[in-house]
Context: one part of a larger RNA
RNA sequence: GUCGCGGUUAAGGAACUCGGCAAAAUAGCCCCGUAACUUCGGGAGAAGGGGUGUCAUGUCGAUGACAUGAUCGCAGUGAACAGACCCAGGCGACUGUUUAACAAAAACACAGCACAAUGCUAACUCGUAAAGAGGAUGUAUAUUGUGUGACACCUGCCCGGUGCUGGAAGGUUAAAAGGAGGAGUUAGUUUCGGCGAAGCUCUGAAUUGAAGCCCCGGUAAACGGCGGCCGUAACUAUAACGGUCCUAAGGUAGCGAAAUUCCUUGUCGGGUAAGUUCCGACCUGCACGAAUGGUGUAACGAUCUGGGCACUGUCUCAGCCACGAGCUCG
Numbered sequence: 001g002u003c004g005c006g007g008u009u010a011a012g013g014a015a016c017u018c019g020g021c022a023a024a025a026u027a028g029c030c031c032c033g034u035a036a037c038u039u040c041g042g043g044a045g046a047a048g049g050g051g052u053g054u055c056a057u058g059u060c061g062a063u064g065a066c067a068u069g070a071u072c073g074c075a076g077u078g079a080a081c082a083g084a085c086c087c088a089g090g091c092g093a094c095u096g097u098u099u100a101a102c103a104a105a106a107a108c109a110c111a112g113c114a115c116a117a118u119g120c121u122a123a124c125u126c127g128u129a130a131a132g133a134g135g136a137u138g139u140a141u142a143u144u145g146u147g148u149g150a151c152a153c154c155u156g157c158c159c160g161g162u163g164c165u166g167g168a169a170g171g172u173u174a175a176a177a178g179g180a181g182g183a184g185u186u187a188g189u190u191u192c193g194g195c196g197a198a199g200c201u202c203u204g205a206a207u208u209g210a211a212g213c214c215c216c217g218g219u220a221a222a223c224g225g226c227g228g229c230c231g232u233a234a235c236u237a238u239a240a241c242g243g244u245c246c247u248a249a250g251g252u253a254g255c256g257a258a259a260u261u262c263c264u265u266g267u268c269g270g271g272u273a274a275g276u277u278c279c280g281a282c283c284u285g286c287a288c289g290a291a292u293g294g295u296g297u298a299a300c301g302a303u304c305u306g307g308g309c310a311c312u313g314u315c316u317c318a319g320c321c322a323c324g325a326g327c328u329c330g
Base pairs, nucleotide, nucleotide: 002325003324004323006321007320008319009318011316012315015314020311028052029051030050031049032048037042039150053071054070055069056068057067058066059065060064072076085308086307087306088305089304090303091301092300096108097107112148113147114146115145116144117143118142124134125133126132151296152295153294154293156226157225158224161223162222163219164218165217166216167215170214171213172212176208177207181203182202183201184200185199188195189194227245228244229243230242231241254288255285266282267281268280269279270278
């Protein structure tokens, strides 16, 4: 002098920093006391106060509690062990699960909800297109698949496209069936140019011919989608209103600079002396929006964001001490 593990510090007390990271603080037991909100269970150990040693005696319903007295210290849960808390917001209801060895979460799961499939030799899954097995020694209040994700209030419009599903008149359409016609071969025939039966070989028209597709319906908690321009009110501004074009239909309720807002540190209000974050509003939603769920929500969370109390060597700004291991010098 460095590193590691610790201890301590005047005054200040987050000024540190991306961020209170780390540390400090809180702490047991008993008593008092305890808000908003709430699904009435909770929230809650809320918060916030007070007590606490030892000895003796007494009382009682006696492993204890209480009372009285005494006694020691600055300090009595005297060490060890041992919650910090509060106010708001986002996300996810919750307990749970996960990237064994950089991610524990807002991701997955979940109860609940919905849709679809399946009538039993079930659908579906495994298996060699098998046997067989699972499903299930179950039977639609069942099983399987998909989506959503407690609960509360709700879940709008569009079936044109894609998919699924029902239909079967017509159009198209395979193999197959069919075998008109054609070609080769040659008995025969011939005017010697040809013609040419049967058989065999090769080809082959019409006609018949399923599903599918076209077609006609249904279906969005199926995949998905949910407009533009112009004008208009007696200041201005705005446009309840009107016109027009397009569409399958033009985004309803609710929410909204949001885990979504580019412009943007939007504007206003709050908090600060000062706030790109945060909270409450506004709505001009670049590019929210209803089970790809929408909006709320008590409780919960080693979750994310902002603020506060307390506390501190995080810092102003460093100092000192102990132990261990290297290094340098002696």